[in-house]
């Protein structure tokens, strides 16, 4: 310098689900009880990679399942995109 793998930080976007009952609280909330909701995070699996004749081992593991956790008016958070900046590999 240049393309980009990941990590990170800052902006911009960014969905779904009751403003539910009761009870306590001036409120913000808090318990409990019904009913939801997937896109922090967790689990599982279905999938790929590597060893290995095979059995099977070791690794990744999804917007797919589960909803433990988290949510279900705003506000907060959000997977995930794009932008700009750094870091730590790569290549001139």
């Nucleotide at each position: 310098g240049g393309a980009u793998u990941u990590c990170g930080a800052c902006c911009a976007g960014g969905a779904g689900a009751g403003a539910g009952c009761u009870u306590c609280g001036c409120g913000a909330g808090a318990a409990g009880c019904c009913g939801c909701c997937g896109a922090a995070g967790g689990c599982g699996c279905a999938g790929g990679g590597c060893c290995g004749c095979a059995a099977g081992g070791c690794u990744c593991g999804a917007a797919c399942g589960c909803u433990c956790a988290g949510g279900c008016a705003a506000a907060a958070g959000g997977a995930c995109u794009g932008g700009u900046c750094g870091g730590c590999g790569c290549c001139c």
Notes: This is a predicted structure of a 92-nucleotide RNA (Glycine riboswitch aptamer) from Pseudaquabacterium pictum. The model forms 91% of the base pairs in the Rfam consensus. Taxonomically the source falls in Pseudaquabacterium (Bacteria, Pseudomonadati, Pseudomonadota, Betaproteobacteria). The RNAcentral record of the sequence draws on Rfam.